[in-house]
RNA sequence: AUUGGCGCGGGUGUUGGAGUUCGCCCUAACCGCCCAUCGGGCAGAUGACUCCUACGAAGAA
Numbered sequence: 001a002u003u004g005g006c007g008c009g010g011g012u013g014u015u016g017g018a019g020u021u022c023g024c025c026c027u028a029a030c031c032g033c034c035c036a037u038c039g040g041g042c043a044g045a046u047g048a049c050u051c052c053u054a055c056g057a058a059g060a061a
Base pairs, nucleotide, nucleotide: 009026010025011024012023013022016052017051018050019049020048021047032042033041034040035039
């Protein structure tokens, strides 16, 4: 100096915050999908579950 393992810690999983849990990463993980790509279409604030907030729709007072 480089590489690998373990522990601790941190980051991350398509737009905010928190809890639980799972996966991945250690400068990587990760950075939605489809089509005929001018442009049009689809799901969704979750990786999963729950709560809050923002946005949208409907109804009641």